[in-house]
This is a predicted structure of a 1482-nucleotide RNA (small-subunit ribosomal RNA) from a soil metagenome. The coordinates come from a structure-prediction model, not an experiment, and the mean pLDDT is 86. It matches the Rfam family "Bacterial small subunit ribosomal RNA". The RNAcentral record of the sequence draws on MGnify.

RNA sequence: UGGCGAGUUUGAUCCUGGCUCAGGACAAACGCUGGCGGCGUGCGUAACACAUGCAAGUCGAACGAUCUGUUCUCUUUCGGGAGAGCAGGGAGUGGCGGACGGGUGAGGAACACAUGGGUAUCUAGCUCCGGGUGGGGGAUACCGGCGAGAAAUCGCCGACAAUCCCGCAUAGCUUCGGGAACGAAGAAAGCAGGAAUGCGCCGGGAGAUGAGCCUGUGGCCGAUUAGCUAGCUGGUGGGGUAACGGCUCACCAGGGCGACGAUCGGUAGCUGGUCUGAGAGGAUGAUCAGCCACACUGGGAUUGAGAACGGCCCAGACUCCUACGGGGGGCAGCAGUGAGGAAUCUUCCGCAAUGGGGGCAACCCUGACGGAGCAACGCCGCGUGCAGGAGGACGCUUUUCGGAGUGUAAACUGCUUUUCUCGAGGAAGAAAUCGGACGGUACUCGAGGAAGAAGCCCCGGCUAACUACGUGCCAGCAGCCGCGGUAAUACGUAGGGGGCGAGCGUUGUCCGGAGUUACUGGGCGUAAAGGGCGUGUAGGCGGUCUUCCGCGUGUUUCUGGACAGCCGUCGGCUUAACUGACGGAGCGAGGAGCAGACGGGGAGACUGGAGGGCCACAGAGGAACUGGGAAGUCCGGGUGGAGCGGUGAAAUGCGUAGAGACCCGGAGGAACACCAAAGGCGAAGGCAAGGUUCUGGGUGGCACCUGACGCUGAGGCGCGAAAGCCAGGGGAGCGAACGGAAUUAGAUACUCCGGUAGUCCUGGCCCUAAACGAUGGCAACUAGGUGUGGGGGGUAUCGACCCCUUCCGUGCCGCAGCACACGCGAUAAGUUGCCCGCCUGGGGAGUACGGCCGCAAGGCUAAAACUCAAAGGAAUUGACGGGGGCCCGCACAAGCAGCGGAGCGUGUGGUUUAAUUCGACGCGACGCGAAGAACCUUACCAGGGCUUGACAUGACCACCGAUAGUCUAGAGAUAGGCUAGCCCUUCGGGGGGUGGCCACAGGUGUUGCAUGGCUGUCGUCAGCUCGUGCCGUGAGGUGUUGGGUUAAGUCCCGCAACGAGCGCAACCCUCGUCGCUAGUUAGGCUGUCUAGCGAGACUGCCGGAAGCAAACCGGAGGAAGGCGGGGAUGACGUCAAGUCAGCAUGGCCCUUACGUCCUGGGCUACACACACGCUACAAUGGCCGGUACAACGGGUGGCAAGAGCGCGAGCUGGAGCUAAUCCCAGCAAAGCCGGUCUCAGUUCAGAUUGCAGGCUGCAACUCGCCUGCAUGAAGGAGGAGUUGCUAGUAACCGUGGGUCAGCACACCGCGGUGAAUAUGUUCCCGGGCCUUGUACACACCGCCCGUCACACCACGAAAGUCAGCAACACCUGAAGCCGCCGGGCCAACCGCAAGGGGGUAGGUGUCGAGGGUGGGGCCGAUGAUUGGGGUGAAGUCGUAACAAGGUAGCCGUACCGGAAGGUGCGGCUGGAUCACCUCCUU
Repeated sequence: UGGCGAGUUUGAUCCUGGCUCAGGACAAACGCUGGCGGCGUGCGUAACACAUGCAAGUCGAACGAUCUGUUCUCUUUCGGGAGAGCAGGGAGUGGCGGACGGGUGAGGAACACAUGGGUAUCUAGCUCCGGGUGGGGGAUACCGGCGAGAAAUCGCCGACAAUCCCGCAUAGCUUCGGGAACGAAGAAAGCAGGAAUGCGCCGGGAGAUGAGCCUGUGGCCGAUUAGCUAGCUGGUGGGGUAACGGCUCACCAGGGCGACGAUCGGUAGCUGGUCUGAGAGGAUGAUCAGCCACACUGGGAUUGAGAACGGCCCAGACUCCUACGGGGGGCAGCAGUGAGGAAUCUUCCGCAAUGGGGGCAACCCUGACGGAGCAACGCCGCGUGCAGGAGGACGCUUUUCGGAGUGUAAACUGCUUUUCUCGAGGAAGAAAUCGGACGGUACUCGAGGAAGAAGCCCCGGCUAACUACGUGCCAGCAGCCGCGGUAAUACGUAGGGGGCGAGCGUUGUCCGGAGUUACUGGGCGUAAAGGGCGUGUAGGCGGUCUUCCGCGUGUUUCUGGACAGCCGUCGGCUUAACUGACGGAGCGAGGAGCAGACGGGGAGACUGGAGGGCCACAGAGGAACUGGGAAGUCCGGGUGGAGCGGUGAAAUGCGUAGAGACCCGGAGGAACACCAAAGGCGAAGGCAAGGUUCUGGGUGGCACCUGACGCUGAGGCGCGAAAGCCAGGGGAGCGAACGGAAUUAGAUACUCCGGUAGUCCUGGCCCUAAACGAUGGCAACUAGGUGUGGGGGGUAUCGACCCCUUCCGUGCCGCAGCACACGCGAUAAGUUGCCCGCCUGGGGAGUACGGCCGCAAGGCUAAAACUCAAAGGAAUUGACGGGGGCCCGCACAAGCAGCGGAGCGUGUGGUUUAAUUCGACGCGACGCGAAGAACCUUACCAGGGCUUGACAUGACCACCGAUAGUCUAGAGAUAGGCUAGCCCUUCGGGGGGUGGCCACAGGUGUUGCAUGGCUGUCGUCAGCUCGUGCCGUGAGGUGUUGGGUUAAGUCCCGCAACGAGCGCAACCCUCGUCGCUAGUUAGGCUGUCUAGCGAGACUGCCGGAAGCAAACCGGAGGAAGGCGGGGAUGACGUCAAGUCAGCAUGGCCCUUACGUCCUGGGCUACACACACGCUACAAUGGCCGGUACAACGGGUGGCAAGAGCGCGAGCUGGAGCUAAUCCCAGCAAAGCCGGUCUCAGUUCAGAUUGCAGGCUGCAACUCGCCUGCAUGAAGGAGGAGUUGCUAGUAACCGUGGGUCAGCACACCGCGGUGAAUAUGUUCCCGGGCCUUGUACACACCGCCCGUCACACCACGAAAGUCAGCAACACCUGAAGCCGCCGGGCCAACCGCAAGGGGGUAGGUGUCGAGGGUGGGGCCGAUGAUUGGGGUGAAGUCGUAACAAGGUAGCCGUACCGGAAGGUGCGGCUGGAUCACCUCCUU
C1' cells in the first nucleotide's frame, strides 16, 4: 500500500512552452446491433400550459334531526299513525387531523446551509407527579316556511341539541402587585358499559419531542463596482411579540460599515456525500438522507400548539362556464396530455407488508408505501454449445503460379441441456385470530431437442492489428502529427487480422495525465516575467540575556462528528451486483487538564544590528552668482584678383556689386580641447573650463553616547534622458519639416547646397525610452590571483620608493557550486533568511470599451470574439554574405590566334506543312544521340493490303507441291498460271511446310518523377570517412584544427588523441637515353628499324646552412632533375542532371490496331534568330615552273602497280598483295629556287548560276559526290561582347582512318614548320582551408515587410431604434391588521324596569401589493455608414528586416511620405569589419 507516459516547433540537438492522445466517471443522447435473469435508475429543456381519474380524512362511545332495513309495544277514521330497540347510509353541529406524508429548485450570497456555542421563548398529541371536575344560563347549523339567482350561492322568519358558547362558586396551583407575609384575578364536559371500570374534561409541575431567536467559524466570481448608510449607529422612554432586539414610534447624540474588500453587479438551493486524484487538491450536489425555500404571480390576515400545494380575502396574468347580471380554476402529488427538446416510462395492481390520520374498537382513508409494466439507461451474472475430426474439402482472398491464408474452422462422428419449449409440484415474505397485490412468481422434478440466440469498432505513428483492387489533391479521411496530384498498410470495397462483447462506437461534460496557477510542487540575465529611481504609510518579517503570562503551538481526555455512504471482518440471496450485523476511519468545532522549547505578549537588562559624537579624507553630487580662453559664424576695415565650395563623379550654391585666402578690430551665442583613465560622484535620470556662497550623500579612524530605535514596503508622495506642449526671452553652430541639385526604372531616401521649428535661458506642463547589468532591496555565509580609485596600520627607511596587511569602491581571470546552454562565479546567475514587484502558448494587443491623469500629443490601468500548432531561448552541422584571413586554377593580368561583321556548311529555335518522327535546353542542349536520312535506314505523313500475324513457344484438327525458275495483272505488297521439285523412318511416326482454331505474339505507345545499367557535371578539385579513446546532457566535436611545406589530408613538427579505410602519389601503357636477345621482307655484314627483356633518377652528392625536421634554392654529373613529357585511372557525394529511342525492366495503355507489309512523300521546307565550323577579305600574298623532306594507318565483296585513252573527274586493263614483301602512295603540303602580278573588289576572294561531263547505285526530280568551261556575289580585318592556348604548346601545313554502294568544311588519329608572354594576385569567374554573422536548411534563384485590390469571418465606433433589470421622486391605492368614531344593530352580565356595561355593522386615518407619471442608472439586441483586425491558391506596387541585408539595427519621441518606411534629437548593443591604445591570460 503509494506517484508510468507518448505525439507534435528543428537538417539534427538540448531547453522553454502550448496543443493533442492513452485512464476513469455519467440521471446521458445519437448510430449499428440485440438472447435471458437479478438489482438499481428514468423531463437535466418550459418554476411552460394542463383534459380525465385518484392523491386527507375520520369519529354515532360528543350532538340533534333525517333516510333505509328489521324487531317489539301502543293506537287506529288504516294502502295508516306514534313510540322504543338493533343494523346501516349520507348531510349538519362538535372534536382531532388537513402545518405530517408527497413534489419541485424558481428565488435567495442570506445566520439560507454546515459546524460549535448561547437563551430574552413557545411546544398540540405522548410519559410521569400531585390537585380538581359544584351549580346555573344562552345561542345556533342541519330542519321547516317564504324569497332572490341560469348557476355558484344567498337573504328573512320559526324551532331545537351537545364534549358549542357564557356568568357564578371553589383555587393546592398559575398570573399580577417591590411582594416573604398579604391582597387581587383566573377552571372544568361529559360519553360508553349491567357492573368492575374505561375513554375523556379543567388548572398546574417535571420530562420528552418539535420549533423560535442570537452568535463564533467555514464554503462562488468581478476593483474595468471604492466608497456605502437616514431607522442609518447608539441612548432614554412608550408600544409590540411566545420571546431578545431600531421590531416599531417620540426625543437626544452623530454615529456605523469598508482594501482582512463595504456597496454594487453576475452566478448559485446548502450539506452528508458523488466523480476523479498517490495525495494535497479539482469538479460536482440526480437517485437516498438532513436543512432551507417555493406552491399560477404579488400582497394580506384568520383559525390554530404550530400555517397554509389539494384553506380564506384582495390585486394581476391566463383559462373555463354563463341566461352577460355574474361565477369557477391552479398536477413543482400519482398516472396521463400538449408544447419545448438530442432526450426521460403505465391514465397498472394492492393496502398483504412497513409507516401515517381518525376511532374504545371493529374499521375507514392513505398514487406515502409494497409490487408489477415500459426502456441494454447503468451495474452484476449467464448463455449462444462441448470433445473428436485432413498435410488440410468447397468457396473466397492472394501469389514470385510453386504455393499461402481463411483453417479443426466447416462437413462428419460422439456427447451435454445452463438457457428455451411443454407438463407436474409449488413457497418464505404472517410476531397473535383473520388477511398475500406480487403470483401459479421464485424454486424443484420430468420430457423434448444443438436445437431459438453475435455484433460493433479499429488495423500510418501515438496504439494491438496488412494485403489486393478501385480512385488519382478528385471522391474522401482526420483526436494530434497529417494522408489523397497513377503502384495509398491513412480515402472506398474485399480477404485477412486486432480489440471488446449483448453490446460496440460517436458526441457532450468533469477529474486525471497538467509540476500547465506549483500549499504539497514552478519561475522572472538571454525563453513569458524585476516596478525607470527613491522616500515612506498600512502590512509582513525581525539581534542577545533573564523572568512572568500561556494567545499561537504540542499533548492527554471528554463532547460532537445523524442515517446512508467509505474501509475492515462476518453473514443473506446458487455467485455477483445488491443487502444485513459489528467494528473502524474521517473534523480548521467546543470543554477540561498538562507542557512552556519555539512564535507572540508584559517587565527588566545588554551591545554586536542601527543611529549619534569627535578627528580626518576624496569627489564632473546639487543650486545660485560671477567672470575666462580656443574655435566657428556674422559685421567693419585692409591686402589681393578669379575662382571658391562640394562629390564616387557632378550640379544646385557663393564670387568682378571683389568671393575664397591672409591681417586687424568688433558683435553675439553655444560648448568647454589637453588633463581623461577599465578613473570619480550620484538612488536613478544623469554630472566635465575656473572662482565664490549655500547644500546633500559617502569613506576611514577612535569606541565616547543612545540602546533594536531594524529590514522591506501594497496604496501615497517626490524625482525622472530625449522628443513634445504653454508663456516670455535668446538664436552662433547644428538642424526634423520644407526648397533645390544629384543618384535612380522611380528616389517622397542614403550624397550635396540651403533651411524653419527645435536645440539655449526663466517659469509651468508632459512622465515615456534597449529608463539595460535586459540581473528589485536588505543581511549572513562560501578558494584564490591580478589591476585600479580613496583611507588606516605594520615593516623598512633620508623619504609613505618598495614590501606586508586591513576597510570601502571599481574592472578582469578563475575553484567549488549553479545553469538548457551561453555563461555567472565574494559587485553571484553559488548557499540561505525576510519583504515587495512581475509571468503562465503565439497572433488579435499593450489594442477596444470603461475609468483616472494631461492644454494637447498622449500616458496609466486593461480585456474579449476570432485565429494558429506553433511562437520562442541557447547551442550544432551545413549553406550563404555587395564579412575577414590564407591559398590555388589560362581565373585575371601579360601575350598569340580567333569568334561576334561576309558567303557557304552543319546543328538548334521559330515558322510552315498531310508529315516536316523523336530525344537533348545555362555552364554540363545546339558539327549533340547521327562513326554517313536518295530507296532501305524510318520511328513521321498519304494511299493500298494482312489479322495467330513480319518474329518465338506449345496444344488440337486437316492436308502434304517445302522451295526454285518463269509468265500474266498490279505502283508494289500480293494474287493467278506453267515447269522443276522435300528429308529421315523401326512404317507407328518425326522434321519441315500450308490452312483452320486456341493459348499467345507484337508496340521506337506512356511513365528516366517507379527502375537496372551506362553517362555528364562539380573535378584529377583534395578532399570524404571509420574504429577505439577523450570532451559535451545532446546534436556534435576531437582526430582532419595549429606552425611550416607540397601539385596533393604531400610530408615534418606540435597536439587527447592513437590508428585505419576510400581518394592523392606509386604500381600500368607510351615517348625520350643506354644495354642485352631475337628478327628479315635486300645477296651478305653492321647500323637505322622492328619487338621482347633489362638498366637509368633516389633530392642519392655538394653548397646556402647549425638551419629541429619536412622541405626549398643553387650547383655537379647525366639522355633526362626535383611529379622528365603524354595517357589510362574520377573518393564520399551533388544536380528527382541525361537516357523506357541502344539494351534490360515494374506498372499502365493498344489488340482486323498504337501491331505488320508495300508504293510514294517527309526528316533536305524558309520571312527570320542563335550555336559550332569552313573559306576569305590578300603581297609574311595569289598564280606559273622547278625542287626537298614525313608519320600514323588501311587493303581479297578489297587496295590496285606498270601500260593505254581522256584537259580533267575518270575509263580500259589487270601484274602484285590475306601484305615490315604488293598497292593506296613517285605518297605529302607548308618549305626552298626562279618568274609574274603591284594595291586594284584586283591575276584577291570564291558564293551563285548556265552548259558539258564522270562515278556510285534498281533508282541521283524532290535530295549525292566529283570534273571541265563559263559566270563571278558578299567581303577592304568585323559594335557591345566573347573563346582557346604557358612549349614541341599556340598558330600554320598537309596526311591517314572509322562510318560507307556513294556522299566529310564534322569526328578520331598522324606527322611537318614552329612562336610570343607570365611584373604579379588588386579586380572578374570557379575552387580549397580557417574564422565570423545569420530570422537561410527544397539552404540567397533563400527568407521576408507594408499599402492597395478581391472573398469570407468575428469585433469596435455610430444619428438612432427596441427590449430588460434594479433604484429614486410624486400621484393613486385593493384586501387587511392596527388606531379613532360608531347616532345603525345586538342573546348571556348588572338592573324590577328605564337603562347601563360590553360587542358589532358601518365610517375614517397611518401603512400598504399593484397601477400611473417623470428624470436618470446599468445591461442587452439591432443600426445606414465607418474603423482597424484575422484568414484566404499562383493578384498589384515596391524591398523595409535577416550577411556590414548593400544607409548597422533597434527603443522612446516629433515631423513627413502610395507603402514598407525616411529624417531629426537622445539612448542601447541584442552591430559586422579594420586599425590604434590599454588591460588580462598563456